[in-house]
Predicted 3D model of a 682-nucleotide part of an RNA (large-subunit ribosomal RNA, domain II) from a metagenome. The coordinates come from a structure-prediction model, not an experiment, and the mean pLDDT is 84.
Context: one part of a larger RNA
RNA sequence: GUUAGCGAGUUUUUUGUUCAGGCUUAUUAAGCUAAAGUCGUUAGAUGGAGGCGAAGCGAAAGCGAGUUUUAAUAGAGCGUAUUGUCUGAGUAAAAAGACCCGAAACCGGGUGAUCUAACCAUGGGCAGGUUGAACACCGAGUAAUAUUGGUGGGAGGACCGAACUUACGUCUGUUGCAAAAGACGAAGAUGACCUGUGGUUAGGGGUGAAAGGCCAAUCAAACUCGGAGAUAGCUGGUUUUCCACGAAAUCUAUUGAAGUAGAGCGCGGCGUGUUUCCUUUGGGGGGUAGAGCACUUUGUGGGUUCAAGAAAUAUUUGCAUCCCAUAUAAACUCCGAAUACCUGAAGAUUAAAGCGUCGUAGACAGACUAUGGGUGCUAAGAUCCAUAGUCAAGAGGGAAACAGCCCAGAGCAUAGGCUAAGGUCCUUAAAAGAUGACUAAGUGAAAAGGAAGUCGAAACAUGAUGACGACCAGAAGUUGGGCUUAGAAGCAGCCAUACUCUAAGGAAAGCGUAGCUGCUCACUGGUUUAUGUGUUUUGGCGCCGAAAAUUUAUAGGGGCUCAAGUCAUCUACCGAAGCCAUGGUCCUCAAAUUUUAUUUUGGGGAGGUAGUGGAACGUUCUGUAUUCUGUUGAAGUCGUAUCGUAAGAUCCGGUGGAGGAAACAGAAUUGAAAAUGCUAAC
Numbered sequence: 001g002u003u004a005g006c007g008a009g010u011u012u013u014u015u016g017u018u019c020a021g022g023c024u025u026a027u028u029a030a031g032c033u034a035a036a037g038u039c040g041u042u043a044g045a046u047g048g049a050g051g052c053g054a055a056g057c058g059a060a061a062g063c064g065a066g067u068u069u070u071a072a073u074a075g076a077g078c079g080u081a082u083u084g085u086c087u088g089a090g091u092a093a094a095a096a097g098a099c100c101c102g103a104a105a106c107c108g109g110g111u112g113a114u115c116u117a118a119c120c121a122u123g124g125g126c127a128g129g130u131u132g133a134a135c136a137c138c139g140a141g142u143a144a145u146a147u148u149g150g151u152g153g154g155a156g157g158a159c160c161g162a163a164c165u166u167a168c169g170u171c172u173g174u175u176g177c178a179a180a181a182g183a184c185g186a187a188g189a190u191g192a193c194c195u196g197u198g199g200u201u202a203g204g205g206g207u208g209a210a211a212g213g214c215c216a217a218u219c220a221a222a223c224u225c226g227g228a229g230a231u232a233g234c235u236g237g238u239u240u241u242c243c244a245c246g247a248a249a250u251c252u253a254u255u256g257a258a259g260u261a262g263a264g265c266g267c268g269g270c271g272u273g274u275u276u277c278c279u280u281u282g283g284g285g286g287g288u289a290g291a292g293c294a295c296u297u298u299g300u301g302g303g304u305u306c307a308a309g310a311a312a313u314a315u316u317u318g319c320a321u322c323c324c325a326u327a328u329a330a331a332c333u334c335c336g337a338a339u340a341c342c343u344g345a346a347g348a349u350u351a352a353a354g355c356g357u358c359g360u361a362g363a364c365a366g367a368c369u370a371u372g373g374g375u376g377c378u379a380a381g382a383u384c385c386a387u388a389g390u391c392a393a394g395a396g397g398g399a400a401a402c403a404g405c406c407c408a409g410a411g412c413a414u415a416g417g418c419u420a421a422g423g424u425c426c427u428u429a430a431a432a433g434a435u436g437a438c439u440a441a442g443u444g445a446a447a448a449g450g451a452a453g454u455c456g457a458a459a460c461a462u463g464a465u466g467a468c469g470a471c472c473a474g475a476a477g478u479u480g481g482g483c484u485u486a487g488a489a490g491c492a493g494c495c496a497u498a499c500u501c502u503a504a505g506g507a508a509a510g511c512g513u514a515g516c517u518g519c520u521c522a523c524u525g526g527u528u529u530a531u532g533u534g535u536u537u538u539g540g541c542g543c544c545g546a547a548a549a550u551u552u553a554u555a556g557g558g559g560c561u562c563a564a565g566u567c568a569u570c571u572a573c574c575g576a577a578g579c580c581a582u583g584g585u586c587c588u589c590a591a592a593u594u595u596u597a598u599u600u601u602g603g604g605g606a607g608g609u610a611g612u613g614g615a616a617c618g619u620u621c622u623g624u625a626u627u628c629u630g631u632u633g634a635a636g637u638c639g640u641a642u643c644g645u646a647a648g649a650u651c652c653g654g655u656g657g658a659g660g661a662a663a664c665a666g667a668a669u670u671g672a673a674a675a676u677g678c679u680a681a682c
Stems, first nucleotide, its partner, number of pairs: 001682006011096013031052003037046003056063002066078004099237002102234001106227006117201009126191001128160003131156001135152006164188003168185005203219001205215003240616006250263005265362001266360007274352001275353001278347007290335001291333002296329001298327006305320001306318003366391010396407003412583003416580003422574003425558003431571001433570006444560001449544002453541010469528006476500003481495003506521001509520003585606008593597001617671001619668006627661003636655004641650003
């Protein structure tokens, strides 16, 4: 891992409530019931102690359909009209292990020092080599010492290095040879050395050259049995079916924040009977959006008066009052909506509600989208509120795929029809649809900013007295203006920028020269020629701006250009579990009936998690049962078929070889796919 078996709301007592039954009772009444015990084969009988009820109010005395408070006969509180009790079943709560499994821990009694720590007693072990302390002797030496040479000697937590002990490094090993090993190196190796045997110290205790180390592969408190089913607001699991309804993720409180309680929201019973919801209308209060500046906050310009200053009434500076003008505000308001909310009335709706009450849940981690806001960076798939929607608990169609977006709410069946959102060249169901425009960028997803892109609109200027452009020609003189300068002649720089001749020509707008020369331009004439040309404003669609990592990769792809793109108008079609049609099922409301049936007719309904209510299936055992059934073949098991909405049921056949059980009741160790479930087999 697989299969099989086992595996979780139980039992007792008490209390509330619902349903059923017994008694009471017959219309306003008093009752109901036993416990222990006794008798009895059982069934049952007996037993009235006790309990509940028939009256309440008050702290109580007490009074009593009243009573208490009070000075009160006032007022007020609680009562008085309206019923009980016993048994059973369902449900909920409380106390118990209380649906099941699960801690780490805590406490008590014991068992452990064959591992290991320390100690005690008694034994054992350490190849070989090196060094050569004290000391002694002999010699030299000294006055004697000192000092010194040699010989002997054999000290040391001395040296090298096996056994032995250790465990510093690397590699292997890591389902190992091994729950700590192996290989190659390493350290100590006469010592605080190593070691055998026997013994001592025990769990908040020991032992510890101290690492919280070790105390039998277990140690920041051993192991074992017990308290014990410790406790767990935490995780996981919790077993058959169908039908009806169907939440919440908020408020308040909490040593509260993963919990719990009350309220809000769910379900069921009973009552009320339109009170609810919607529309219209009448009446309300408000201080938001907006707006405004009359107050408060903050900002600007001007004036007036005043002050400063040697001085400045056209011309300086300054603060404050006032005036004029113009701004700012969540904690400003002279103003002020739309909505929303409260309330009176009417209408519409006949389906969906509202309200009251009794019983009983779940839930109190929410998510995104849109709108109004706070925090933040007018960041976040951020966070915190409000209002609405969807998801949660919602399938179907669309958005390529895509809980929260758009459309739309799935009881079942149908090879029927119509539509929604969204689509109609192919992929791919339906238009290569129609009319008129635009776009050339494959734009068809992106900003500030930039540009003779292109299509429109408007205004102005100019133009057959000939524009704009092109071509031909001119573009002169005083003069090389004055100054500066090596030079400065239109054109380095500074100053001035006149006049003349003209059709026109700047004391020059560029290029150029060392400086002149030279080439253009402005300006003028001519030729050609216009529904023209120029400037400005504005609208539509495009262009640039535009760089990312596996591969095009921001139409899903093919691909698309008078589109299959964009704008406008129009028609047709496709398109969902929507709506309709046809036929069944179930629930529910109303009505009808001499088939009173879950019958007929008509209306409405049937997405669903937590959860609530209802109705059933099956398993084991018991009663009816000395019954029915079975060797002419039970249960079990394999297979076919049929029936039921389903859990399931049944016929027939095979196998099997001795028990089984309809129906109606009763009682439960009553249903498994999950719990890193338990046990067994493989």